[in-house]
Context: one part of a larger RNA
RNA sequence: GCCUACGAGUUACUUUUACCGGCGAGGCUAAGUAUUUCAGAUACGGAGUCGUAGCGAAAGCGAGUCUGAAUAGGGCGGAUAUAGUCGGUAGUAGUAGACGCGAAACCUGGUGAUCUACCCUUGGGCAGGUUGAGGCGCUGGUAACACAGCGUGGAGGACCGAACCGGUUGUCGUUGAAAAGACUUCGGAUGACCUGAGGGUAGGGGUGAAAGGCCAAUCAAACUGGGAAAUAGCUCGUACUCCCCGAAAUGUAUUUAGGUACAGCGUCGUGUUCUAGUUUAUUAGAGGUAGAGCUACUGAUUGGAUGCGGGGGUUUCACCGCCUACCAAUUCCUGACAAACUCCGAAUGCUAAUAAAUGAUUCACGGCAGUGAGGGUAUGGGUGCUAAGGUCCAUAUCCGAGAGGGAAAGAACCCGGACCAUCAGCUAAGGUCCCCAAAUAUAUGCUAAGUUGACCAAACGCGGUCUGACUGCAGUGACAGCUAGGAUGUUGGCUUGGAAGCAGCCAUACAUUUAAAGAGUGCGUAACAGCUCACUAGUCGAGCGGUCGGGCAUGGAUAAUACUCGGGCAUAAGCAUAUUACCGAAGCUAUGGACUUAAUUAUUUAAGUGGUAGGGGAGCAUUCUAAUGGCGUAGAAGGUGAGCUGUGAGGUUUGCUGGAGCGAUUAGAAAAGAAAAUGUAGGC
Numbered sequence: 001g002c003c004u005a006c007g008a009g010u011u012a013c014u015u016u017u018a019c020c021g022g023c024g025a026g027g028c029u030a031a032g033u034a035u036u037u038c039a040g041a042u043a044c045g046g047a048g049u050c051g052u053a054g055c056g057a058a059a060g061c062g063a064g065u066c067u068g069a070a071u072a073g074g075g076c077g078g079a080u081a082u083a084g085u086c087g088g089u090a091g092u093a094g095u096a097g098a099c100g101c102g103a104a105a106c107c108u109g110g111u112g113a114u115c116u117a118c119c120c121u122u123g124g125g126c127a128g129g130u131u132g133a134g135g136c137g138c139u140g141g142u143a144a145c146a147c148a149g150c151g152u153g154g155a156g157g158a159c160c161g162a163a164c165c166g167g168u169u170g171u172c173g174u175u176g177a178a179a180a181g182a183c184u185u186c187g188g189a190u191g192a193c194c195u196g197a198g199g200g201u202a203g204g205g206g207u208g209a210a211a212g213g214c215c216a217a218u219c220a221a222a223c224u225g226g227g228a229a230a231u232a233g234c235u236c237g238u239a240c241u242c243c244c245c246g247a248a249a250u251g252u253a254u255u256u257a258g259g260u261a262c263a264g265c266g267u268c269g270u271g272u273u274c275u276a277g278u279u280u281a282u283u284a285g286a287g288g289u290a291g292a293g294c295u296a297c298u299g300a301u302u303g304g305a306u307g308c309g310g311g312g313g314u315u316u317c318a319c320c321g322c323c324u325a326c327c328a329a330u331u332c333c334u335g336a337c338a339a340a341c342u343c344c345g346a347a348u349g350c351u352a353a354u355a356a357a358u359g360a361u362u363c364a365c366g367g368c369a370g371u372g373a374g375g376g377u378a379u380g381g382g383u384g385c386u387a388a389g390g391u392c393c394a395u396a397u398c399c400g401a402g403a404g405g406g407a408a409a410g411a412a413c414c415c416g417g418a419c420c421a422u423c424a425g426c427u428a429a430g431g432u433c434c435c436c437a438a439a440u441a442u443a444u445g446c447u448a449a450g451u452u453g454a455c456c457a458a459a460c461g462c463g464g465u466c467u468g469a470c471u472g473c474a475g476u477g478a479c480a481g482c483u484a485g486g487a488u489g490u491u492g493g494c495u496u497g498g499a500a501g502c503a504g505c506c507a508u509a510c511a512u513u514u515a516a517a518g519a520g521u522g523c524g525u526a527a528c529a530g531c532u533c534a535c536u537a538g539u540c541g542a543g544c545g546g547u548c549g550g551g552c553a554u555g556g557a558u559a560a561u562a563c564u565c566g567g568g569c570a571u572a573a574g575c576a577u578a579u580u581a582c583c584g585a586a587g588c589u590a591u592g593g594a595c596u597u598a599a600u601u602a603u604u605u606a607a608g609u610g611g612u613a614g615g616g617g618a619g620c621a622u623u624c625u626a627a628u629g630g631c632g633u634a635g636a637a638g639g640u641g642a643g644c645u646g647u648g649a650g651g652u653u654u655g656c657u658g659g660a661g662c663g664a665u666u667a668g669a670a671a672a673g674a675a676a677a678u679g680u681a682g683g684c
Base pairs, nucleotide, nucleotide: 001684002683003682004681005680006679011096012095013094014093016091017090018089019088020087021086022085023084026050027049028048032044033043034042035041054061055060064076065075066074067073099237100236102234106227107226108225109224110223111222117201118200119199120198121197122196123195124194125193126191128160129159130158131156135152136151137150138149139148140147164188165187166186170183171182172181203219205215206214207213240619241618242617243616244615245614250263251262252261253260254259264371265370266368267367268366269365270364271363276361277358278357279356280355281354282353283352284351285350291344292342293341298338299337303333304332305331309327310326311324312323313322314321374399375398376397377396378395379394380393381392382391383390404415405414406413419593420592421591422590424589425588426587430583431582432581433567434566439580441579442578443577444576445575446574453569460555461554464552465551466550467549468548469547470546471545472544473543481539482538483537484536485535487512488511489510492506493505494504518533522531523530594609595608596607597606598605599604620673622670623669624668625667626666627665628664630662631661638657639656640655641654642653643652644651645650
């Protein structure tokens, strides 16, 4: 993991609601007793209990009563009339283990020191080798000591190293050979050494050269019986079918925030029936948002004019004065700002009335809930960075609890709400070259970047290209090109070392000759020179310039392995405008069928039938009991195939197997349905 069996809302008593039944202003007996055909029996038993009256703390009074001085006021009752009670069944709640399994823990009584920690008593063990302390002896030495040498001697938590004790390194082992090992290497090895046997210390206790270590593979409080089914606002699991309706993730409070209470939203029952609800239209209202405005306030604020007042300078003994590229009130002009500004001021929304539509959708009471972690998108805002698949509100919608088609793929984006069947039709969004159903459709343009074609992009730049408007020049010849000229007074004056069109300053509507030629557009020289331009003529022969718009392109363009739906597509299969046809969904229609509700009626019509939590309804199956009525050795149950049948849980017939019991109908009672609980047991 699979298979089989087992495995979770039960039972007792009490409350309350609904339904069914008995009696009814009353209802019922309990314990017990008697009888007995011994049963779910019958009779007696009114003790008691609920109801028929309330108010008050109570005495008490009573359709009233309490408070009070009150005949007041107020509180709670009464009237109008009124139904209860006992039993059964079902739903819920309470008390009990109370749907099942699950703690870590707490308390209490015992069992453990054969492991291990420390202690006590009594025993045992330590190959071999090395070093050579004190002491002593001899010799030398000293005045005597000291001291030196040579021997002797055999000390040490001494040295090296087996047994023994340990466990430093590395490798292997890691469902191991082993619930701590093997190999290698290493530490101690006469000592605070190792070890045998017997004994002692016990659980908030022991023991500890101290690591919270060890106390029988268990230790920040051992193991074991009991309290005990401890408690678990937590996790997991909770078993057959069909039908109807169908939520919430909000408010308030909470030692409260993943729990709960009340309200909101669901469902079921009863009542409400021309009055509520909802929608539309009209009318009448309240209001201060969006916008707007501010010589209408509060505050903030651009530039200008005016310049109270101040600063600075000057004058003076001082005052009075004078001056000002300074600051600047008020006022005027001008520009412009505000969630906590408003002289103003919508649209929506809200309230009411009237009219119409709809038809229980409303509201009230009662039973039963679930929810009280929400999320995305659009819009109006707060917060944040006008960041976030961020966060907090509001309004709407969808997902949640919603399948289908489109967006390549996608909870919530677009279309659209799935009762069932059909090899029928029409459409939505979106599409129609092929993958892939349908146009290689029609008409006119644009794009050359594979831009673009469902994924990014800006300021700014651009003689890319198409197009619109306005405007200038042009057969008296434009624009571009080519040929030629582009001069003279003069090197204008000044400045300067020089300044001659071209360093700089002044003048430049100076003049002359001219077809035209600036006291000079740029390059150039030290200064000249030189080249060139403006301007003019000739040549050429038809359009050429400027400004402001629009369309499509283009640069700007940078993210972490490689990519894009694929092939491909260029007067398109891209973009723009217009048109027609077609495809396309569980939408709509058609045909047949099932069910629900309502109205009518006696099978018709209408509307409906997505659905999690959850509420309500109707059924199937299993085991047992009672009554009735059956089957079975001419083959029961069970097993295994096949057929038929019911919306389904299921039912039924039959072949083979099997070899002795088992169905049907009605009613009753439950140890009454498994795929999940790291479920339990067995098997594989």
Large-subunit ribosomal RNA, domain II from Capnocytophaga canimorsus, 684 nucleotides, folded computationally.
The source organism's lineage runs through Bacteria, Bacteroidota, Flavobacteriia, Flavobacteriales and Capnocytophaga.